Predicted 3D model of a 347-nucleotide part of an RNA (small-subunit ribosomal RNA, central domain) from an uncultured bacterium. The full RNA is in RNAcentral, with records from ENA. Rfam family: Bacterial small subunit ribosomal RNA. Rfam links the family to the GO terms ribosome and structural constituent of ribosome.
[in-house]
Context: one part of a larger RNA
RNA sequence: CUGGGUUUAAAGGGUGCGCAGGCGGCCAAGUAAGUCAGUGGUGAAAGCCUUCGGCUCAACCGGAGAAUUGCCAUUGAAACUACUUGGCUUGAGUGCAGUAGAGGUAGGCGGAAUGUAGCAUGUAGCGGUGAAAUGCAUAGAUAUGCUACAGAACACCGAUAGCGAAAGCAGCUUACCACACUGUAACUGACGCUGAGGCACGAAAGCAUGGGUAGCAAACAGGAUUAGAUACCCUGGUAGUCCAUGCCGUAAACUUUGAACACUCGGAGUUUGCCACCUAGUGGUAAGCUCCCUAGCGAAAGCGUUAAGUGUUCCACCUGGGGAGUACGGCCGCAAGGCUAAAACUC
Numbered sequence: 001c002u003g004g005g006u007u008u009a010a011a012g013g014g015u016g017c018g019c020a021g022g023c024g025g026c027c028a029a030g031u032a033a034g035u036c037a038g039u040g041g042u043g044a045a046a047g048c049c050u051u052c053g054g055c056u057c058a059a060c061c062g063g064a065g066a067a068u069u070g071c072c073a074u075u076g077a078a079a080c081u082a083c084u085u086g087g088c089u090u091g092a093g094u095g096c097a098g099u100a101g102a103g104g105u106a107g108g109c110g111g112a113a114u115g116u117a118g119c120a121u122g123u124a125g126c127g128g129u130g131a132a133a134u135g136c137a138u139a140g141a142u143a144u145g146c147u148a149c150a151g152a153a154c155a156c157c158g159a160u161a162g163c164g165a166a167a168g169c170a171g172c173u174u175a176c177c178a179c180a181c182u183g184u185a186a187c188u189g190a191c192g193c194u195g196a197g198g199c200a201c202g203a204a205a206g207c208a209u210g211g212g213u214a215g216c217a218a219a220c221a222g223g224a225u226u227a228g229a230u231a232c233c234c235u236g237g238u239a240g241u242c243c244a245u246g247c248c249g250u251a252a253a254c255u256u257u258g259a260a261c262a263c264u265c266g267g268a269g270u271u272u273g274c275c276a277c278c279u280a281g282u283g284g285u286a287a288g289c290u291c292c293c294u295a296g297c298g299a300a301a302g303c304g305u306u307a308a309g310u311g312u313u314c315c316a317c318c319u320g321g322g323g324a325g326u327a328c329g330g331c332c333g334c335a336a337g338g339c340u341a342a343a344a345c346u347c
Stems, first nucleotide, its partner, number of pairs: 003319004007301002012315001014201004021194003025088007033081002035077008049065006091191001092188003095184005103177007110154001114150008125136002162169002206247006215241002220236004258314006266292012296303002320347003329340004
C1' cells in the first nucleotide's frame, strides 16, 4: 500500500459550527468532459509468451505471430456521472396556529439548616470514639428561648421523569435570548449530508488580579491506633470550594458505541402534542425516554426500529507487549502543563 477492523480484545476525535474537499432527490431537453464502441498512427530491437524450423537432443540460434493492458488523432453511441437550460415537490427550510421543558443570561425575593454575636433561663459537664484522648467549659460551656448578622446550598415535589451539541442544568419570581416538538400545507424550490485544516464551547482541579469566606476541607498541627502509621478514626485548620474578569483545555469528557439517510417481527411502561370514537377509557398518529424479545448479527457477554441487523455517503482512529503518550523539535501557556510525536534497546 491492498486489506481487515474500531461496545468489552489495539482503535470513535470531549462537543458543536463550518471554508475547502468528497458525496448528493424526481422529470424533460441539449452538450459530449468522464464512459463505451470502431478505424488510423505510434507504442525501437532484443527479451517474456505461442507456434514452426536449424545445430544428433537440450541450452543456444533463426522465422512468424501474439502481446506491448499506454498515448495521439478521428468517426460514432448517449444509458450512467458531469455540464447547460427548463420544470417538479417528497429532502431541506420559511410562514401560520399551538405545546412542553432544572435550556441560557441578568436582576429581585424567600424559608429551613449551619455558624457567630448579644440578651435571658440554667449548672457541671460538653464533645468525640470500637474504646479513648487531644479539644471546649465555673472568666458559666453544652442545652433551651428571643434578637441580629453572615455566607453557601436549595428538603418535600423528584421520577425509571424533563431540557441541552457536549460539558452540564433544580427554591420562587421578572425581563431578555434560544432550541425542540405537534398540527396545517400557504411560501421557497435541492437551498442537502459529511467535514481535513479553522473557529467556538468545554466538569473538576489549577493559575492571575480584586472581593468574599457560614459549612466543608488538600497541606499542616495535635490526639489515638500500630511493631511502625508520614494512613484509615478523632479534635482543630490554611489554600480551595463562592463572586467578577482573564487564563488553562484536560477527565472512566462513557452509551467505553462518530454524523446523516433509507429499509427490516412483535410486546410492556412512560413524557409531550394531535385525531377519532362505543369517552372512568379505548384505538390511531408524531417526536422523545426505559425495559423484554423475532429475524439477523456477534468470539461470547450481549445488540436487536434509540442496532452492535441490512445498505449508502463523509470524517476520525487502529495495526504485538514494553520502551512511551516518553525524548527531541515545533506550536500554545504566566506557570502547572497541553497538542503533535519517534528511535535505540528488549520480550